[in-house]
Context: one part of a larger RNA
Parts: sequence; structure tokens; C1' cells
RNA sequence: AGACGGGGACCCGCACAAGCGGUGGAACAUGUGGUUUAAUUCGACGGUAAACGAAGAACCUUACCAGGGCUUGAAAUUGUAGGAGUAUAUCCUGUGAAAGCGGGAUGGACCGUUAAAUCGGAUCCUAUGACAGGUGCUGCAUGGUUGUCGUCAGCUCGUGCCGUGAGGUGUACCCUUAAGUGGGGUAACGAGCGCAACCCCUGUGUCGUGUUGUACUUUCACGACAGACUGCCUCGGUCAACGAGGAGGAAGGCGGGGAUGACGUCAAAUCAGCAUGGCCCUUACGUCCUGGGCUACACACGUGUUACAAUGGUUGGUACAAUGGGCAGCCAAGUCGCAAGACGGAGCUAAUCCCACCAAAGCCAAUCUCAGUUCGGAUCGAAGUCUGCAACUCGACUUCGUGAAGCUGGAAUCGCUAGUAAACGCCGGUCAGCUAUACGGCGUUGAAUACGUUCUCGGGUCUUGUACU
Repeated sequence: AGACGGGGACCCGCACAAGCGGUGGAACAUGUGGUUUAAUUCGACGGUAAACGAAGAACCUUACCAGGGCUUGAAAUUGUAGGAGUAUAUCCUGUGAAAGCGGGAUGGACCGUUAAAUCGGAUCCUAUGACAGGUGCUGCAUGGUUGUCGUCAGCUCGUGCCGUGAGGUGUACCCUUAAGUGGGGUAACGAGCGCAACCCCUGUGUCGUGUUGUACUUUCACGACAGACUGCCUCGGUCAACGAGGAGGAAGGCGGGGAUGACGUCAAAUCAGCAUGGCCCUUACGUCCUGGGCUACACACGUGUUACAAUGGUUGGUACAAUGGGCAGCCAAGUCGCAAGACGGAGCUAAUCCCACCAAAGCCAAUCUCAGUUCGGAUCGAAGUCUGCAACUCGACUUCGUGAAGCUGGAAUCGCUAGUAAACGCCGGUCAGCUAUACGGCGUUGAAUACGUUCUCGGGUCUUGUACU
């Protein structure tokens, strides 16, 4: 100087407390461990792994396994030698699961050159040499990127001063702040990276411009500008910074949200996104194909969905959104089907048409009357629809039937302070289809509580102890 303390002082945070809703019990979905397996590819492991990489494993993906093939190779550059009416296109055919290995037919380019497919080149084939290739190992050789402490308020430098020196000071102290924010003071005076502001969205108004929008002049869309600064008043405070209250205002003291992550910590994560040193494989640890596996199942853990019902279920009627997406696409009207869906073909490269009358909870009625039920929907049987070469392993959806556990969940534990929690639906990416209950957005309805900082956890400043560095 640090680090640590079941030392001290001060301060902060959904950290506790006060509340609301969950998890832990059930079924299912999903990830992980374990076990199993020919293989169940690999990585991630307290917080900071476990609906994570994966914004989508039937084939492909795919890295794994079994079997069948290829060996200058699936794709790249290039040397040498030989060959070819060549490159390339179409077709027939043997074998085969396919890949591949064989056989045959037709047509037939390009550049220069020549009487001429004549010669050379380019191109292709064969052989051979350089080489390719590797999701093989090492994240403890690395770059880049990321998580975390933490959006915490810290981390440093120049000169000066102090100290033999390591180093200290500055950055301590008082007040204040969300903040090393600002004020006062001071052997320090200044400065940098952080904080804040500058950027984006949103809340109010004015002006301008508007078709595809519209109540006929605005809701709306786009753009510019204005507006908030403790500016004004009162009180407190040191005539300070600032704090408490008030006025006006759409908004008040950081208005709300986002982007933005200092010096560093964890030899943290990633060689499988990419790049890359070294090591290793080279008729295989490369590469192509068929099938299987990644979907197994005594069990254990994590994250979720649906419920256990009457603030509810079912049936009928009826009301109100916003974000988004669409040409190998979104798909209207109409017709058929109980339905999934099919036929159909209008419009739309989209403020125009479609998804989509865009919603659901809501509201108005009727019914059920506390029951394992008209709760709950797992599981199973049958019949279908759709995508796709192909739904057996292993897809989604529809209809009919079946109707499991579950009656609010032990110890323990999580999220959230306002348009938040909770509840409700809608859209999107990935995507042929979908195992999405996930993830990312969007709106609709819309609470309760915070006395306080003793305690738990994490963090900051100062100080103290130490046999630790």
C1' cells in the first nucleotide's frame, strides 16, 4: 500500500421490512445431471451453467453411430507428362439402398490461326508432384467478442510539497447530491478516463407539407421549432451549494424509457461463429451416400405452461386496440365440409389489397349449485386434414369417443415501487412444416404497500486490528 474481520462510524440498493403474485406438491412442455446405448455429437457448471450457444434436429442441418463408396479429393491455386470433334446440354441403359462404378446415343460452343475441327490456347479427362481438407487437441499460447462486480462512483496523471524509502498528498474534513454532483475549506494547483450533458423514443403546443389517411379540417403521418432553467415566490441554510413548500404549467426539480458500461477482477466463457501460434491425422481424425441417433428412461435438479374452480365453467348475443408481416408471398368475395381444410380466383411490391369484421379478458342474458363436478384436461382408441421425395422410429392440426393426477402445495425460495405488479389477448423472427407453453415486441384492464434501517445479502467512503500478500 492492499486484502480480510462473527471490529467501529456514516451512506446506498426490491437488500430486509410493508404488500401483491409466484416457485417448491400434480400433469405436461423444455433444458441439465445420471443411467442406458452401436451412437444417444459438442460446449456451458455457485452467484456469472441448466426454454443457455439452438431466431425453430423427420432427410438436410449434423459435428455422433452402423454399413456402402472416393483418394490431388466436395470447393482452391499450380508444375510436369499423356490424351480428347473439347466445354457443356439432352436422352437410353447395367449394377446398387443411395453415393458410386460401368456401357451407349444425339446435338455442339469460345479466342487466335489455317485451304482444312489444321495447329495452338482456353476447357475437360488420366497419371503424377506441390498441396488441399480436419466442428481433431490446447480459451492455461492468442486476437476479437462476451458475462460479472455495476450504470456501482470510482480509477489515475503532470508539476509542486512531505517521507531515507516503499509511498503519501491531491482524492482527507464539514455541508450537499442519484453521482469524486456541487459549495466551503485546505501544501497543494491543475488535468484525464468515468458521472452529467450532447443522441434516440415518449408526454404539450405552434408552424409547414400532405396521399393511399380524414368527422372537411382535424384525430393522423412526416419534418422543423418552442417549452423546464430551481426561471419566479416563501421558509430553512453560512448572503453558499442545496433542501422543504407554493404559484403558473401538458410536464417540476434527473418528467418517463432506451442506447451508452471508467481503471480493473474472476489464468471467468468461447480454438464449435470467425481469425490464429503450436501439436496431431493425410487411401483418413479428410470427403460422399443410405439408414439410425441427437426425441432412449428406474431416477434427481432447473425454467415454464395448464390447472385444482362459482371473482368460475358452458352456451348465445354484443363492444373497444396497438406493434408488425406479405411476390417461390399475404390471400378477399363466393361455394363445399361439423371442423382442420379444400375449391376458387379479385386485390396488393402495400397508410391503398390481404393476414384481420383484426383481438381476448369486458358487457348483456341463460344455465350449472359445490360435486373429483357441465372443474381439470393428461393418456389412449377411431376417423380425417395439411406440409413435404418421405411423417414408422420422430410433425402439427381437426372431429368423435376415453376422462388420469390434481381440492392451493413441507423445509425453503423468486419477482415486482406505477401505467409498475397481476390478468388478457395480438404480432414477429427462425421456418416447407412444426413439437413456441420459448424468445423479442405490441397494446387492453389495472392494483396493494414502503413505519423504518435492528437484522439478511451486495456495494461505497473513512477509521481500527492482523501471526495474510

Model confidence (mean pLDDT): 82 of 100. The part of an RNA shown here (small-subunit ribosomal RNA, 3' major domain) has 469 nucleotides and comes from a freshwater metagenome. Rfam family: Bacterial small subunit ribosomal RNA. RNAcentral holds the full RNA, with entries from SILVA.